[in-house]
RNA sequence: CUCUUAUUUAGAGUGGUGGAGGGACUGGCCCGAUGACACCCAGCAACCGGCGUUUACGCAAGGUGCUAAUUCCUGCAGGAGAAAUCCUGAAAAAUGAGAG
Numbered sequence: 001c002u003c004u005u006a007u008u009u010a011g012a013g014u015g016g017u018g019g020a021g022g023g024a025c026u027g028g029c030c031c032g033a034u035g036a037c038a039c040c041c042a043g044c045a046a047c048c049g050g051c052g053u054u055u056a057c058g059c060a061a062g063g064u065g066c067u068a069a070u071u072c073c074u075g076c077a078g079g080a081g082a083a084a085u086c087c088u089g090a091a092a093a094a095u096g097a098g099a100g
C1' cells in the first nucleotide's frame, strides 16, 4: 500500500512544552495568540491479547485506538415535500483484527 471483516449520534484535561495553522479530500461551516495542531503527562474506551475451565458475561488494562462539533455537515443513489428541509442506503474516511 491492497484485500476481507467489525465498528463509527456514548465517553475522556481550568495540566506541561511549544508557537501557527487545524478539522483526510470537495464545497460549506467551524476551531485557533483568551494558544489551536503536534509532543509529554493525565484520562476515556475495551477491538485484539490476558484472567475467571467454556458460549455468554465479568475483572484487570499488556498491544492498539481515542480525548471540539454525529465520521462537524456534504459529495453518489433513492424516498417525502411547493420549497426550505428531512429520511434511508451506498461511497469515501478512521480504527481494530486477519491476510497478501
Stems, first nucleotide, its partner, number of pairs: 001100008013041001015040003021031003025075001027073002042067003047063002050059003071092001076089005